[in-house]
């Protein structure tokens, strides 16, 4: 310096993102989705009343690139 989890309000199918309160942390928790993992599954597809599969979506506080302060 940032801001987990919660909560409120709003986006979205969802998973999550915004803003405002709040700090669990965090020396890169600065950016980067055309590397690796992880979520979600509207819509299509199988399949029938359950379920499965699927990112084109979404997580950078998972690894990872990549740029930086301080000594």
């Nucleotide at each position: 310096g940032c801001a987990a989890a919660c909560u409120c309000a709003c986006c979205g199918a969802a998973a999550g993102a915004u803003g405002a309160g709040g700090a669990c942390g965090c020396a890169a928790a600065g950016c980067c989705a055309a590397g690796g993992g992880u979520c979600u599954a509207a819509a299509g597809c199988u399949a029938a009343u359950a379920a499965g599969c699927c990112a084109u979506g979404a997580c950078a506080g998972c690894c990872g690139g990549u740029u930086g302060c301080c000594g």

A computed fold for a 71-nucleotide RNA from a pig gut metagenome, annotated as c-di-GMP-I riboswitch aptamer. It matches the Rfam family "c-di-GMP-I riboswitch aptamer". Rfam's curators write: GEMM was predicted in a large-scale screen for bacterial structured RNA regulatory elements. Model confidence (mean pLDDT): 88 of 100.